[in-house]
RNA sequence: GCCGCCAUGGUGGAACAGGUAGACACCGCAGACUUAAAAUCUGCUGAAGCGUGAGCUUCGUACCGGUUCGAUUCCGGUUGGCGGCA
Numbered sequence: 001g002c003c004g005c006c007a008u009g010g011u012g013g014a015a016c017a018g019g020u021a022g023a024c025a026c027c028g029c030a031g032a033c034u035u036a037a038a039a040u041c042u043g044c045u046g047a048a049g050c051g052u053g054a055g056c057u058u059c060g061u062a063c064c065g066g067u068u069c070g071a072u073u074c075c076g077g078u079u080g081g082c083g084g085c086a
Stems, first nucleotide, its partner, number of pairs: 001085007010026003019069001028044005046059005062078005
């Protein structure tokens, strides 16, 4: 220099012949149980804003663009990592 693969929450990791992003697990928080705790069980758990509240709105898949009614998914470029060839 060329080619291929990968990049998703606090962490691991799903969803990909374009159609509700974050399933599932861990961590964390709250509750039950307990004299108290551990273990176990139940619920919640991306961010910001609005609302007394039930809830609602917008943004979010490494970064910047493009295609499309619609992009984690397709296309171009960039960055980083891994592997191969020279």

About this RNA:
The RNA shown here (transfer RNA) has 86 nucleotides and comes from an Oscillospiraceae bacterium. Its Rfam family is "tRNA". It was read from a public genome assembly.